[in-house]
RNA sequence: CCCCCCGUAGCUUAAUGGAUAAAGUAGGGCUCUUCUAAGGCCUUGAUGUAGGUCCGAUUCCUGCCGGGGGGA
Numbered sequence: 001c002c003c004c005c006c007g008u009a010g011c012u013u014a015a016u017g018g019a020u021a022a023a024g025u026a027g028g029g030c031u032c033u034u035c036u037a038a039g040g041c042c043u044u045g046a047u048g049u050a051g052g053u054c055c056g057a058u059u060c061c062u063g064c065c066g067g068g069g070g071g072a
Stems, first nucleotide, its partner, number of pairs: 001071007010025004018055001027043005048064005
């Protein structure tokens, strides 16, 4: 320098054009217990960024940013 793949919650994964972005775990509160742990109930929290297409974008297209792989 060129090519390919990936970026969603603190972490691990769903949703792949259609309406409230869904779970597990972690965090917070309550309950239970003599106390702790485990259990039960409730709850907070996310689409890397900027544009474009579309009635509608997590999804499709482009640039940029970040990570990984391959080639020279």